The RNA shown here (c-di-GMP-I-GGC riboswitch aptamer) has 79 nucleotides and comes from a Nitrospirota bacterium. The organism belongs to Nitrospirota, within Bacteria. The coordinates come from a structure-prediction model, not an experiment, and the mean pLDDT is 77. Rfam family: c-di-GMP-I-GGC riboswitch aptamer. Rfam links the family to the GO term cyclic-di-GMP binding. It was read from a public genome assembly, where an Rfam model found it.
RNA sequence: UUCCGAAAGGGUAAACUCUGGGUGACCAGGGGGCACAAAGCCACGGGUCCUUUAUAUAAGGACAGCCGGGUUGCCGAAG
Numbered sequence: 001u002u003c004c005g006a007a008a009g010g011g012u013a014a015a016c017u018c019u020g021g022g023u024g025a026c027c028a029g030g031g032g033g034c035a036c037a038a039a040g041c042c043a044c045g046g047g048u049c050c051u052u053u054a055u056a057u058a059a060g061g062a063c064a065g066c067c068g069g070g071u072u073g074c075c076g077a078a079g
Base pairs, nucleotide, nucleotide: 001078002077003076011036012035016031017030018029019028020027021026034065040071041070042069044068045067046066047063048062049061050060051059052058
């Protein structure tokens, strides 16, 4: 510098469920573990969803575990 791949160590945590928060999408914590090498981070482009509304080519939000993009990067491997 490149790769995310054999092993090991470690990490995250879907559905479901309990508690709390939010009008809501959804979020935080406990249990749980389907999966994940960026399932770390960033709403920049697209997408999906929610709320308000004059029902929309508007405004404000949610999702990074929908797809791109940006950025950082453990162990290890190769050069």